[in-house]
Predicted 3D model of a 501-nucleotide part of an RNA (large-subunit ribosomal RNA, domain I) from Bubalus bubalis. RNAcentral holds the full RNA, with entries from SILVA. The coordinates come from a structure-prediction model, not an experiment, and the mean pLDDT is 83.
Context: one part of a larger RNA
RNA sequence: CGCAUACGGUGGAUGCCUAGGCAGUCAGAGGCGAUGAAAGACGUUGUAGCCUGCGAUAAGCUUCGGGGAGGUGGCAAACAACCUUUGAUCCGGAGAUUUCUGAAUGGGGAAACCCACCCGUCAUAAGGCGGGUAUCUUACGGUGAAUACAUAGCUUGUAAGAGGCAAACCGGGAGAACUGAAACAUCUAAGUAACCCGAGGAAAAGAAAUCAAUUGAGAUUCCCACAGUAGCGGCGAGCGACCUGGGAACAGCCCUUAAGUCAGUUUAGUGUUAGUAGAAGGCUCUGGAAAGUGCCGCCAUAGCAGGUGAUAGCCCUGUAUACGAAAAUGCUUUACUGGUGAAAACGAGUAGGACGGGACACGAGAAAUCCUGUCUGAAGAUGGGGGGACCAUCCUCCAAGGCUAAAUACUCCUGACUGACCGAUAGUGAACCAGUACCGUGAGGGAAAGGUGAAAAGCACCCCGACGAGGGGAGUGAAAUAGACCUGAAACCGGACACCU
Numbered sequence: 001c002g003c004a005u006a007c008g009g010u011g012g013a014u015g016c017c018u019a020g021g022c023a024g025u026c027a028g029a030g031g032c033g034a035u036g037a038a039a040g041a042c043g044u045u046g047u048a049g050c051c052u053g054c055g056a057u058a059a060g061c062u063u064c065g066g067g068g069a070g071g072u073g074g075c076a077a078a079c080a081a082c083c084u085u086u087g088a089u090c091c092g093g094a095g096a097u098u099u100c101u102g103a104a105u106g107g108g109g110a111a112a113c114c115c116a117c118c119c120g121u122c123a124u125a126a127g128g129c130g131g132g133u134a135u136c137u138u139a140c141g142g143u144g145a146a147u148a149c150a151u152a153g154c155u156u157g158u159a160a161g162a163g164g165c166a167a168a169c170c171g172g173g174a175g176a177a178c179u180g181a182a183a184c185a186u187c188u189a190a191g192u193a194a195c196c197c198g199a200g201g202a203a204a205a206g207a208a209a210u211c212a213a214u215u216g217a218g219a220u221u222c223c224c225a226c227a228g229u230a231g232c233g234g235c236g237a238g239c240g241a242c243c244u245g246g247g248a249a250c251a252g253c254c255c256u257u258a259a260g261u262c263a264g265u266u267u268a269g270u271g272u273u274a275g276u277a278g279a280a281g282g283c284u285c286u287g288g289a290a291a292g293u294g295c296c297g298c299c300a301u302a303g304c305a306g307g308u309g310a311u312a313g314c315c316c317u318g319u320a321u322a323c324g325a326a327a328a329u330g331c332u333u334u335a336c337u338g339g340u341g342a343a344a345a346c347g348a349g350u351a352g353g354a355c356g357g358g359a360c361a362c363g364a365g366a367a368a369u370c371c372u373g374u375c376u377g378a379a380g381a382u383g384g385g386g387g388g389a390c391c392a393u394c395c396u397c398c399a400a401g402g403c404u405a406a407a408u409a410c411u412c413c414u415g416a417c418u419g420a421c422c423g424a425u426a427g428u429g430a431a432c433c434a435g436u437a438c439c440g441u442g443a444g445g446g447a448a449a450g451g452u453g454a455a456a457a458g459c460a461c462c463c464c465g466a467c468g469a470g471g472g473g474a475g476u477g478a479a480a481u482a483g484a485c486c487u488g489a490a491a492c493c494g495g496a497c498a499c500c501u
Stems, first nucleotide, its partner, number of pairs: 002499001005496001007494003015486001016451002020422002022419007029411002031165002039101003042055003046079001049075003061095006070083003106115003116133007135162006141155003169200001170198004180187001184234001210217002221248005231239002252403003255347001260340006268332006275323003281296003285292001297314002299303001305317003352376008362388001383398005438445002458485001461473004
């Protein structure tokens, strides 16, 4: 040096755990905002920092309820000063306050800053306090041309509304490319993505100028089948129905004043936002500790769950069940009042035609049907549209006005519950003060990091040491090789002992 063994160091795998996630089910809610939102800045405690709460009335104020002994939020203990059975802290309803920025709205601006004007009021010296002053739309008022009445226009006037934010779902506008076609141009991807506008808790659609086929059906929406069929298609890649049947849900109406619908007040009921009551166990053994063992009991409309020094129906919180609201509010309901419906008057520059596009599963095709940019242009119920070129017969419906719940889609959010979902390199990026630290001019990118113990009982005191770090005693504890921490694998390092050379 090597090998073997045990012991340590280092390291943080593994096991166990969960405070956080993930995916759902059933309900709720589906908006907030000029009465100033979302998001922030700065402040605010006897307090230096951060988080949470709050706003110069600043971890809070008033009031109405609940509750009943301690309390003055957390990291985070101590001290001080206080509050509290004359009911505090805490929980819920309603209200007050709510700096500055932000649609931000008096003007400006490099957000959280700068600079104003008008009115009222108090002081009158400066000033303090309160209110107002953005833009657009609509209505009213005022004013008012060419041009006489008027109209257009203007408006420092008055009133109402809007503006911004927000996860998806919805309607509309406009609209790619990669890709596939094994290249590529029609085609596909796809009317998808991104963008813009608008609305609601759903939206949209909707009561036949619809289908059907010689029988008939009877608004719309969604699901299953029809069916990957009929078709469309450089007949390539691919795209892809109708009719009909079975279900979910059903609802019909209106245009000289209607169906309906909305709001307020009111009657009754039932929910939501705090809560209340709530059964039944002892001894023994082991142990640090009993919920475990042994023995004998009890409750159960409650043996869901969590906690308690190991595994508890009967110790605690709860659970089944039964109750409960001063106040606010949802839904259903009774009655009354008020609004809306309200455009117009049965649909004319319409239907139809020509040209060019688009939508229909259907790429111009034999191409019907629907929409319309340009040009045209009927009939008017003795009429008109459709039945996939077109014509006749037959059948069927009545366009060019409008309203309409449910079945359907989604989840930023609230509550309860569930999981052959994860268990700290997993599960959200984030179990921990995370969209943080850090990186980037910026758009943007984006971590790591959980566990002492039942209880801090967190090692008084002594010794070495530099008034260290660290260690040795002592003490606590079941355990200190549980001491900054559960367990503590391997790689790697060390000294000890035995062997070989």